[in-house]
Context: one part of a larger RNA
Order: sequence, then structure tokens, then C1' cells
RNA sequence: CUGGGCGUAAAGCGCGUGUAGGCGGUGGGGCAAGUCUGCGGUGAAAGCGCCCGGCUUAACUGGGCGAGGUCCGUGGAUACUGCUCGACUGGAGGACGGUAGAGGGGGGUGGAAUUCCCGGUGUAGUGGUGAAAUGCGUAGAGAUCGGGAGGAACACCAGUGGCGAAGGCGGCCCCCUGGGCCGCUCCUGACGCUGAGACGCGAAGGCGCGGGGAGCGAACGGGAUUAGAUACCCCGGUAGUCCGCGCAGUAAACGAUGUACACUAGGUGUGGGGGGUAUCGAGCCCCUCCGUGCCGUAGUUAACACAGUAAGUGUACCGCCUGGGGAGUACGGCCGCAAGGUUAAAACUC
Repeated sequence: CUGGGCGUAAAGCGCGUGUAGGCGGUGGGGCAAGUCUGCGGUGAAAGCGCCCGGCUUAACUGGGCGAGGUCCGUGGAUACUGCUCGACUGGAGGACGGUAGAGGGGGGUGGAAUUCCCGGUGUAGUGGUGAAAUGCGUAGAGAUCGGGAGGAACACCAGUGGCGAAGGCGGCCCCCUGGGCCGCUCCUGACGCUGAGACGCGAAGGCGCGGGGAGCGAACGGGAUUAGAUACCCCGGUAGUCCGCGCAGUAAACGAUGUACACUAGGUGUGGGGGGUAUCGAGCCCCUCCGUGCCGUAGUUAACACAGUAAGUGUACCGCCUGGGGAGUACGGCCGCAAGGUUAAAACUC
């Protein structure tokens, strides 16, 4: 519970596509369901309000009037909502011409570096730390030169830069493919917004089957440190990290800020596009659209802060909150191979 809220106090679903539903641009005609209104009907009695009366008063009670409704019928009104007819172009979409980008999927390819293997040179150390030790090394290490193997990641460019709905995306080339932005006339003619369920996507870690395995590295072993050291530091090192297919479905999935639209001083940087001025041309300069930062007015805010990328002013729709602990737990349902996820209490207690 017809309330107040959700950046940080409890509260925006991790993100999208979209069903039902809710809501919906401009002008005109018709209808009159919603809406407003006249009249009629009904709304029993009791009860309730007012007035009058009866018991000595009151409670109680008798009478009259009234109030009481998502009510019914009928006549009327037509601003708004609705239904319907036809129309419009500003919302939305499309065509055409341009354009930027680590957007996604697949295939190929390059160099640097680490590690390992082979060979050459070469000899006693190397490595590591606060200092050491474990470790590696005379069976020739480390260093250095040449050759080879393999996996993973792409220095500089690199930017408060770009792209994507979010998660996220970074060497280079090719193929397939999604979205955006700008310009100009043209086309459709409200085709729109939101979105309970539903469906899809969804970092890391994890799981199943098969591959791969250089470096790193939970677990584990060892060396140190320490009172101890199940750690921090050091030497090793298995899962894993990588690939294919399938599952899982979580997060400080954050801008801790749902989506869409409109309106509301300015200033300054940066990415993409268009136009203008100027010029031989580019640049500088001016205007404009889209994105991304900073500062700041009004306003908002408990404050911090936000401030045309709003947390301002409004509209539409969805989600969510309602003292702390118990608890995001138990039980049950659904999902999962499992781990677990999701939905989600109560006793008790302060």
C1' cells in the first nucleotide's frame, strides 16, 4: 500500500530481440462506447444525518424529510479519449551517394621475445635475495655465435582515441558479415515507444569429450622469514591458461545512474562527416550534424556532487526498495553432469 523513493543511505533486471499489455504525431468527416448533462425509474425495512414526538431523562423507541449507486432506461452535448472513413509529413522506416572504426566469424601470414633441442667458441661458476639457501653447473652450466622445434601474446603506433546492446574488441593480409554517421533530393505514410512472460547473447573461474602445452601458474614439494608462517620472498611445479564441440550463466557484469522522446546560459578539448570564407592548393578561421571528455549558469541534491552524455523540467512504459541481524540462507519448485544457479521465507533477536 490512492504514500515516498532507487549515483554514494534499502532499491535500475549484466545486456539485447520481442509476445501480451500499457501508452501514442498533424488537420478534417462520421459514430457517440468512455466523459458531461436534462428527465424518468429503482436504490425494501432496519441502520446513518436533520426535524418533531413517546417512556420523569438518557439509552431505547414512533413519525417525517434527506443522504446513500462504477445502477437501469430515455433525450441531449461532442472539447478530450475511443471506434471508423479518407488525408498529411515533422516521428519511424526505405532508396540513392559518400564515410570512419581493435564491431563479429573464418582462413592465411610476419617479426621480436621466452623455453627446449643440436652444433661451435669457452671455463668455473650461475641463479636468486633485504641477506641467503634450496635449484642449475667440470657428465662442461651461465656467457656468446650459428641452426632447428614449438606454443602463446602482438612492443612502438596508442590517445580522458575508435567500435560494439552489454560482456568485450588491438601485428599484417584475404574472404564472409552486423551496426553507425553524414549529404541530398526522392519514396512509404504513424508503419511508433516501452515491454510482464518468452527467446538470445553474456568476463574470469569452473565442468564434459578430444587435442595442445612455450611462458605463467591455484594445488603440491622444497628453501628462507618467523615465537609459529598451512602466507608475503625464493627454487621447482600439476590442473588451468590455448584450440574444437558441448555445458555452465555468475561479477564492484559499475556511470554502483533502466529505455525512449521533448525542452532548458555559455566556454573549452578531442574523434567522424558536411557546408562556407579564403587560397594556386592544404592549413588557419566560421557554421552545422553525430560521438567522446573537461569546466560552468539556472535548476536539482542530505551533502558529495550532477549540470544539453542531467542526478534539471516534463511525458510513456518496464524493473526494483520498504529497519539491522537471521539470509540471498532453509524448505519447496525450476534449471544443471557436478560445482552450483534462480525463485525465496520464518522462528528468534536488537
The part of an RNA shown here (small-subunit ribosomal RNA, central domain) has 350 nucleotides and comes from an uncultured bacterium. The full RNA is in RNAcentral, with records from ENA and SILVA. Rfam family: Bacterial small subunit ribosomal RNA. Its family is annotated with structural constituent of ribosome and ribosome in the Gene Ontology. The coordinates come from a structure-prediction model, not an experiment, and the mean pLDDT is 88.